[in-house]
RNA sequence: GGAGGUUUUCAGGCAAUCGUUCUCCCGAUUUUUCGGGGGGAAGGAAAGUCCGAACACCUACGAGUACUGUACUUCCUAACGGGAAGAUCUCAGCAAUGGGAUAGAAAGUGCCACAGAAAACAGACUUCCACCAGUGCGGAGCAUUGGUGGUAACGGUGAAAAGGUGAGGUAAGAGCUCACCGCCCCGGUGGUGACAUUCGGGGGCAGGGUAAACCUUACAGGGUGCAAGUUCACGCAGGUUGUGCGCCACUCGUCGCUAUACAGCCGGGUAGAACGCAUAAGAUCUCAAUGGCAACAUUGAGGCAAGAUAAAUGAUUGCCACCCGUCAGAUGAUGGACACAGAAUUCGGCUUAUCGAAAACCUUUAAAA
RNA sequence: UGCCCGGUCGUCUAAUGGCAGGACAGCUGGUUUUGGUCCAGUCAGUGGGGGUUCGAAUCCUCCCCGGGCAA
Numbered sequence: 001g002g003a004g005g006u007u008u009u010c011a012g013g014c015a016a017u018c019g020u021u022c023u024c025c026c027g028a029u030u031u032u033u034c035g036g037g038g039g040g041a042a043g044g045a046a047a048g049u050c051c052g053a054a055c056a057c058c059u060a061c062g063a064g065u066a067c068u069g070u071a072c073u074u075c076c077u078a079a080c081g082g083g084a085a086g087a088u089c090u091c092a093g094c095a096a097u098g099g100g101a102u103a104g105a106a107a108g109u110g111c112c113a114c115a116g117a118a119a120a121c122a123g124a125c126u127u128c129c130a131c132c133a134g135u136g137c138g139g140a141g142c143a144u145u146g147g148u149g150g151u152a153a154c155g156g157u158g159a160a161a162a163g164g165u166g167a168g169g170u171a172a173g174a175g176c177u178c179a180c181c182g183c184c185c186c187g188g189u190g191g192u193g194a195c196a197u198u199c200g201g202g203g204g205c206a207g208g209g210u211a212a213a214c215c216u217u218a219c220a221g222g223g224u225g226c227a228a229g230u231u232c233a234c235g236c237a238g239g240u241u242g243u244g245c246g247c248c249a250c251u252c253g254u255c256g257c258u259a260u261a262c263a264g265c266c267g268g269g270u271a272g273a274a275c276g277c278a279u280a281a282g283a284u285c286u287c288a289a290u291g292g293c294a295a296c297a298u299u300g301a302g303g304c305a306a307g308a309u310a311a312a313u314g315a316u317u318g319c320c321a322c323c324c325g326u327c328a329g330a331u332g333a334u335g336g337a338c339a340c341a342g343a344a345u346u347c348g349g350c351u352u353a354u355c356g357a358a359a360a361c362c363u364u365u366a367a368a369a
Numbered sequence: 370u371g372c373c374c375g376g377u378c379g380u381c382u383a384a385u386g387g388c389a390g391g392a393c394a395g396c397u398g399g400u401u402u403u404g405g406u407c408c409a410g411u412c413a414g415u416g417g418g419g420g421u422u423c424g425a426a427u428c429c430u431c432c433c434c435g436g437g438c439a440a
Stems, first nucleotide, its partner, number of pairs: 001365010012320007020041009043340001047351002050349005055225004060254006067221005072086005087102006103216002108214002110210003125155001128150010163181006182205001183203005188197003229275004238266006244257003284303008323336005370439007379393004387423001395411005416432005
């Protein structure tokens, strides 16, 4: 110098003129109308609506079943299916690093097509061995055909087939026996733990896979969602069914209401205003110190950043910054372009889209000293 | 803004872990004086990516597209 990886920050800036909207002050006033002045005004994802909550109502409470979700270990957090740091297995890469999976198959029930003898109460296709009978060869014996019995070692099928290597043993073979490994169980040592182990002992050893199959275990969970809801104004037309009703799919209990009640069905009227809603006071933001590998926690100081309701947050001009091209080899000149994309109660995450710029650390590689 | 449901040939519709089938349409051929009808054949598909599994239209997850409801 090139190539790559990880983390963090930013997401164009300044000025002028005109315009939109919110809020505060002053003046007038038709009391949302006008004028003047001050201050503020779209994101890292505002997106998808995948999770968790705050808050509101059902609602006055409690429990059980069902249903839904999560699942390696420890810690963080209001909580989460989130984050940090790790463990085991595995994939990509030379590496730095980046992905994926991880409760249970020895509680039970299912499924494993085709191929193959056989896919679990597993089995005998090729072959191997022993015995009997027949045939061919002159005899021992060899070859071949059939039957009975033994075998599952070698070979084949398949994603997967009765652990592996070696020795002994056997009629031929087999954990049949032994040694070493693999697997299971019990101890020691290290670690908070998941686990590790070059440590020790025992066992011939439950055939595999699959739980994003049913299921079992542990933990968590009521429903609906700001178009939730609260209050006010205007307006109308009631009729009918049930006897119990009061949160969910169901059940039970306490308590309360009850025929002027409650729960449904049909029909009519209304669609306005204020609040919720943000110039708010919050699991809040910034900085510093301490503790921690880190996520974060504690303490102290300082701060308050759009609030619309058909939906504002803009337009023009000039300069500068960044990027690309040309002139020209430098200061320079000139032209072009700048991604993904716009709040609608709020916050913590996940996922997806995306032009670039800067800084720090790490890996690899070439040359020179 | 929030909540819910779907996606299979050009169209309609089957297959619920083991070869993606049928009908209509299109094309070709036959029959017919010609066309239609009819007969035979043929083309054409799981919205896209990733994962689980020996194997996915089907099971899980992300993206894209379409539809419904709420004042």
Molecule: RNase P RNA; transfer RNA
Organism: Balneolaceae bacterium